[in-house]
The RNA shown here (Bacterial RNase P class A) has 375 nucleotides and comes from a Jiangellaceae bacterium. Of the family's consensus pairs, 97% are formed in the model. The coordinates come from a structure-prediction model, not an experiment, and the mean pLDDT is 76. A source record names the gene rnpB. Its Rfam family is "Bacterial RNase P class A". It is annotated as a ribozyme. The sequence is in RNAcentral, with records from ENA.
RNA sequence: CGAGCCGGCCGGGCGGCCGCGUCGGGGCACGUCGAGCGUCCCGCCGAGGAAAGUCCGGACUCCACAGGGCAAGGUGGUGGGUAACGCCCACCCGGGGUGACCCGCGGGACAGUGCCACAGAAAACAGACCGCCGGUGCUCACGAGCAUCGGUAAGGGUGAAACGGUGGUGUAAGAGACCACCAGCGCCCGAGGUGACUCGGGCGGCUCGGUAAACCCCACCUGGAGCAAGGUCAGACAGGGAGCGCUCGAGGGUAGCCCGCCCGAGUUCCCGGGUAGACCGCUGGAGACCGUCGGUGACGACGGUCCUAGAUGGAUGGUCGCCGGCCCCGGUACGCCGGGGCGCACAGGAUCCGGCUUACAGGCCGGCUCGUCCC
Numbered sequence: 001c002g003a004g005c006c007g008g009c010c011g012g013g014c015g016g017c018c019g020c021g022u023c024g025g026g027g028c029a030c031g032u033c034g035a036g037c038g039u040c041c042c043g044c045c046g047a048g049g050a051a052a053g054u055c056c057g058g059a060c061u062c063c064a065c066a067g068g069g070c071a072a073g074g075u076g077g078u079g080g081g082u083a084a085c086g087c088c089c090a091c092c093c094g095g096g097g098u099g100a101c102c103c104g105c106g107g108g109a110c111a112g113u114g115c116c117a118c119a120g121a122a123a124a125c126a127g128a129c130c131g132c133c134g135g136u137g138c139u140c141a142c143g144a145g146c147a148u149c150g151g152u153a154a155g156g157g158u159g160a161a162a163c164g165g166u167g168g169u170g171u172a173a174g175a176g177a178c179c180a181c182c183a184g185c186g187c188c189c190g191a192g193g194u195g196a197c198u199c200g201g202g203c204g205g206c207u208c209g210g211u212a213a214a215c216c217c218c219a220c221c222u223g224g225a226g227c228a229a230g231g232u233c234a235g236a237c238a239g240g241g242a243g244c245g246c247u248c249g250a251g252g253g254u255a256g257c258c259c260g261c262c263c264g265a266g267u268u269c270c271c272g273g274g275u276a277g278a279c280c281g282c283u284g285g286a287g288a289c290c291g292u293c294g295g296u297g298a299c300g301a302c303g304g305u306c307c308u309a310g311a312u313g314g315a316u317g318g319u320c321g322c323c324g325g326c327c328c329c330g331g332u333a334c335g336c337c338g339g340g341g342c343g344c345a346c347a348g349g350a351u352c353c354g355g356c357u358u359a360c361a362g363g364c365c366g367g368c369u370c371g372u373c374c375c
């Protein structure tokens, strides 16, 4: 210099004018026992890295406390982190890359069942199309050919996949039939590691396909509903009809079912009528920032400083100026200069928090790899 890999961060800045929401202070009007409410002024604060999708995990709240069984759902290498997780970190194994590094829905296929398209003889208790070899019969141009019965799985052919590979012995031809080496599987032993696993040695029958994002098996986890949770206050109305039942108990709760447990005098349906307001929950929290220490790391411990939205038909907007950014044109001494255009990425709270995923104009920083050249 070129080509790449990984991680972190920012995502407009300043000011003028007008406007909006919560809170605090003040003035005025209405009103009250006290509250309040309206309006005006001043001050503080006022969206995000994803506030999003609502896909996981929790906090919190309620369900007459969650007991047992069945069902259902989820997770799935190992060890850690965490409030918890399907998240994160480190490592192992497999695959890819020259490499930095990346990818993996990564338990079990000797518990059982199912499936494996097309092609092919045969797709799982293997099988025999061509070929090779032997017996018998017929023909013969004496090389053989045809038919039939058997042997075989070396060679050919099909396929994503064909029941180990190479070489030899052996044989009528062959074959793990036998032998050597190699690969794979199982068992045993030794060494290292917390562990997944790795390395080394021995023995064995000689070889047992794939698929569990198919059923299934194993281990572990899960009670359910969700801030429209849940609670307080205020306000409105009109009843009528039918069914079942009042301890020999209708019905309800335990939010899949059964058992068990609990409540129980009302309850279910139809017609008709009324309301749809205010407040609490509601934001100070697994909180933010800085520093020190421990840890390879995720993260943790300690100390200091700070307070940072709480709307509810739902506030955070509009406009102007300067700077910044992007695009276009012209010039250039390649450092920039001049002119014009564009408000300028994705998007926006609604109980809160930890993650994941997805969207994103433009830009900044750090570490590392490979190649080429120079010293």
Stems, first nucleotide, its partner, number of pairs: 001371010012323007020046002023043006030036001048346001052357002055355005060226004067259004072222005077091005092106001093104004107217002112215002114211003129156002131152009164182006183207001185204008230280004239271006251263004287306008324344001325342007